SAH (S-adenosyl-L-homocysteine) riboswitch aptamer from uncultured Formivibrio sp., 61 nucleotides, folded computationally.
[in-house]
RNA sequence: UAUCCGAGGAGCGCUGCAGGGCAUGUUUGCCUGAGGCUCGGAAGUAAUAACGGCGCUCACC
Numbered sequence: 001u002a003u004c005c006g007a008g009g010a011g012c013g014c015u016g017c018a019g020g021g022c023a024u025g026u027u028u029g030c031c032u033g034a035g036g037c038u039c040g041g042a043a044g045u046a047a048u049a050a051c052g053g054c055g056c057u058c059a060c061c
């Protein structure tokens, strides 16, 4: 640096940027799309985050 895994309470609806896929090959169109961010990852115990478009419901403090 990249990938994988875990956590950051749960769900419904909307928009559509990035990213991804398909087509096009002049250029663009269509589909998808609000964990893309942060923290951690040899083992055990105890305690413990911050952040995340808009609207609604529940939960928790």
Base pairs, nucleotide, nucleotide: 004041005040006039007038008037009058010057011056012055013054014053017036019032020031021030022029023028035051
Lineage of the source: Bacteria > Pseudomonadati > Pseudomonadota > Neisseriales > Formivibrio. The prediction has a mean pLDDT of 76. The sequence is in RNAcentral, with records from MGnify.